[in-house]
RNA sequence: AUUUGUCUUUGAGGCGGGGGGCAGUUCCCCACCGGCGGUAUAGCCCGCAAGCCCUUAUUUCUUCUAGGGCACGAUUCGGUGAAAUUCCGAAGCCGACCGUAUAGUCGGGAUGAGAAAAGGCAUGU
Numbered sequence: 001a002u003u004u005g006u007c008u009u010u011g012a013g014g015c016g017g018g019g020g021g022c023a024g025u026u027c028c029c030c031a032c033c034g035g036c037g038g039u040a041u042a043g044c045c046c047g048c049a050a051g052c053c054c055u056u057a058u059u060u061c062u063u064c065u066a067g068g069g070c071a072c073g074a075u076u077c078g079g080u081g082a083a084a085u086u087c088c089g090a091a092g093c094c095g096a097c098c099g100u101a102u103a104g105u106c107g108g109g110a111u112g113a114g115a116a117a118a119g120g121c122a123u124g125u
Stems, first nucleotide, its partner, number of pairs: 001125002004122007016030004031105002033095002035048004043093002053069005075091005097108003
C1' cells in the first nucleotide's frame, strides 16, 4: 500500500418581515434550505439511501421481522477550458406520508432507519 472479516463513531438543512383573515411559520408578496457515491467542484446528469404504495411468508387479526416487486421531483442560455447540464454570469424549476386553514421550512412516526464516511482490531498478499 492493498484483500477479507469484525467492531466503534459519525451520518439533513431551512419561515425572518409584510398582507388580508375568527383562525395560517400552511394562502398571497418578499425570504430561506439542499443527504450519499460517481464525474472538472452537481438539489434539478448517472446511480444510491431515506420516504411512500403494493405483495409473499410467519400470525386469528394487527404490529414487528424477513423476502420480493412497482412507482417516486426539478435546467436552460451565455462565457472560460483539453474536459464542466458540476466552475463563472444570468434567468428558471423541484421537494414523501400523517396532522392542522391548503406546509420543502411547524408538529408526528423518528432517542427510528439509512446510502455512505472516518477510525480501531484481526487476517492474507
Overview
A computed fold for a 125-nucleotide RNA from Pseudoselenomonas ruminantium, annotated as FMN riboswitch aptamer (RFN element). Model confidence (mean pLDDT): 79 of 100.